The RNA shown here (transfer RNA) has 86 nucleotides and comes from a Christensenellaceae bacterium. Its Rfam family is "tRNA". The family's RNA type in Rfam is transfer RNA.
RNA sequence: GGAGGGGUAUCGAAGUGGUCAUAACGAGCCUGACUCGAAAUCAGGUCUACUGAAAGGUAGCGUGGGUUCGAAUCCCACCUCCUCCG
Numbered sequence: 001g002g003a004g005g006g007g008u009a010u011c012g013a014a015g016u017g018g019u020c021a022u023a024a025c026g027a028g029c030c031u032g033a034c035u036c037g038a039a040a041u042c043a044g045g046u047c048u049a050c051u052g053a054a055a056g057g058u059a060g061c062g063u064g065g066g067u068u069c070g071a072a073u074c075c076c077a078c079c080u081c082c083u084c085c086g
Stems, first nucleotide, its partner, number of pairs: 001085007010027003018069001028046006047060005062078005
C1' cells in the first nucleotide's frame, strides 16, 4: 500500500429498515432466602446523560454527514481494533 471483518449497558454479546434499545441472553454488582457462617443454589433488582420537587420526559448503538415517511440496521468520510495479502 491492497482486501475483509469488528466497534451496542460495567464486561461479553444478540438484534442487520417499522412492537418496541420496555437493549434479549450470559457475566459482574446490589438486596433477600437457604446456612452456625460461607460457597453453591433460588428469588428480586441493576445502562448512561440531560431535564424535573416528584411521577415522569427526552436523547444516546465509535464520530460526523447522507438516503428514507422511518436507520443500530443502507450509503459516504473519518477514528479505532483484529485478520489476511504484498
Model confidence (mean pLDDT): 80 of 100.